Predicted 3D model of a 479-nucleotide part of an RNA (small-subunit ribosomal RNA, 3' major domain) from an uncultured bacterium. Model confidence (mean pLDDT): 81 of 100. It matches the Rfam family "Bacterial small subunit ribosomal RNA".

Context: one part of a larger RNA
RNA sequence: UGACGGGGGCCCGCACAAGCGGCGGAGCGUGUGGCUUAAUUCGAUGCAACGCGAAGAACCUUACCUGGGCUUGACAUGUACGGUAAAGCGGGUGAAAGCCCGUGUCCUUCGGGGCCGUACACAGGUGGUGCAUGGCUGUCGUCAGCUCGUGUCGUGAGAUGUUGGGUUAAGUCCCGCAACGAGCGCAACCCCUGCGUCCUGUUGCCACCCGGUCGAGAGACUGGAGCACUCUGGACGGACUGCCUCGCUUCAACGAGGAGGAAGGUGGGGAUGACGUCAAGUCAGUAUGGCCCUUACGGCCAGGGCUGCACACGUACUACAAUGCCCGGCACAAAGGGAAGCAAGACCGCGAGGUGGAGCAAAUCCCCAAAAACCGGGCCCAGUUCAGAUUGAAGGCUGCAACUCGCCUUCAUGAAGCUGGAAUCGCUAGUAAUGGCGCAUCAGCUACGGCGCCGUGAUACAAUCCCCAGGCGUGUACU
Numbered sequence: 001u002g003a004c005g006g007g008g009g010c011c012c013g014c015a016c017a018a019g020c021g022g023c024g025g026a027g028c029g030u031g032u033g034g035c036u037u038a039a040u041u042c043g044a045u046g047c048a049a050c051g052c053g054a055a056g057a058a059c060c061u062u063a064c065c066u067g068g069g070c071u072u073g074a075c076a077u078g079u080a081c082g083g084u085a086a087a088g089c090g091g092g093u094g095a096a097a098g099c100c101c102g103u104g105u106c107c108u109u110c111g112g113g114g115c116c117g118u119a120c121a122c123a124g125g126u127g128g129u130g131c132a133u134g135g136c137u138g139u140c141g142u143c144a145g146c147u148c149g150u151g152u153c154g155u156g157a158g159a160u161g162u163u164g165g166g167u168u169a170a171g172u173c174c175c176g177c178a179a180c181g182a183g184c185g186c187a188a189c190c191c192c193u194g195c196g197u198c199c200u201g202u203u204g205c206c207a208c209c210c211g212g213u214c215g216a217g218a219g220a221c222u223g224g225a226g227c228a229c230u231c232u233g234g235a236c237g238g239a240c241u242g243c244c245u246c247g248c249u250u251c252a253a254c255g256a257g258g259a260g261g262a263a264g265g266u267g268g269g270g271a272u273g274a275c276g277u278c279a280a281g282u283c284a285g286u287a288u289g290g291c292c293c294u295u296a297c298g299g300c301c302a303g304g305g306c307u308g309c310a311c312a313c314g315u316a317c318u319a320c321a322a323u324g325c326c327c328g329g330c331a332c333a334a335a336g337g338g339a340a341g342c343a344a345g346a347c348c349g350c351g352a353g354g355u356g357g358a359g360c361a362a363a364u365c366c367c368c369a370a371a372a373a374c375c376g377g378g379c380c381c382a383g384u385u386c387a388g389a390u391u392g393a394a395g396g397c398u399g400c401a402a403c404u405c406g407c408c409u410u411c412a413u414g415a416a417g418c419u420g421g422a423a424u425c426g427c428u429a430g431u432a433a434u435g436g437c438g439c440a441u442c443a444g445c446u447a448c449g450g451c452g453c454c455g456u457g458a459u460a461c462a463a464u465c466c467c468c469a470g471g472c473g474u475g476u477a478c479u
Stems, first nucleotide, its partner, number of pairs: 002478001003476003008472001010470001013467001019427004026318002029315005034309002042053002064304005070298001073122001077121008088103006106113002124293002127291001129289001133287001135282003138278001140276001145184006151160003164175003190270004195237005201231001204227002209224006240264001243258005320420001324379006336367003341360002346355003386417001391412007433456007
């Protein structure tokens, strides 16, 4: 100087407390451990592994296993020699790959090119090493810290600055001070959202005006005209403790309240992650050193496996019901996607779906029905009109192919489950909880996952303890 302390004082954080909803019990989904296996490919392992790499394992993927078959190779460059197109088409064998046979024959500036064969140099390796590495990432932590130049102090390591008094979300700012300045961080500049003004006017809008159709009328639909309004998306304005009062004070920084305002003290959200820590993670994304394999640790194919199941754990979903369930009626979204695509009306089917195809490269057309809510009716506390596992049967869809091993529909079947021990998690506002919708991946889908969107919409607000950070001074036999 640091590190550590079941030492001290200060301070922060859904850290506790206050509260709401869960997890731990049940069934099922998914990941992991374990066991099993010819193989159940590999990696990730406290927080920070375990719906993680995987934003799609039936074949493919695929790295694993079994079997079949290839050896300059599926792919690149070059050399030598030889051949002449290769591809394609046909046949045999075969599970395919492969092997065998037949047919077929290119361009040229004549140097050759292209292709094939043989030989060689090499290719190839998801083989090992993340403790040889680059790059990227997680984490402490969006925590407020980490340093430098010059000066000064100290024999020196080093100190000072960065400590102190206030203050802040903040090493934020103010005051003081042997320090004076500066850098990386903080904040601001960027994006979205909340208010206004202007511009924009089709595919968006429909207040006023004119016309048409329907209607008794109110009005509905539609054409013109229009750009007021909504909206689209571009520019600008707007918030700065600027104003007022009080507190603190030295003249502060600042704090509390108020006015005005769509918004008030960082308005809300995002992007943004300092010096560093964990020899943290990744050689299987790619790159890469040295090591290893080279008729195999390379490459092709078929089938199987990654989906195995006495168990154990994580994480989700669905419930156990009456603030509920069922039936009928009836409103109100946003954000996205669409051509090998989205598909309307119509018709068939109880349904999944099928037939058919208007329209739409889309503010135009389609996906599109939002659901919870609300209105009416039923159920009457029951393992039930709760719950839906499991199983049987019949179907639908994708795909070469759903046996291992897909999803969906209908009928039947109706299991456990009556709110969950010790323990434990998330959350402070349009948040939690709850309801639906979309997208990526994708032929299809094991999505109950992930990433987004909108609807309904709470409880708590005080500071003691537990935990985790930060700074101060203190003790130490550690550095």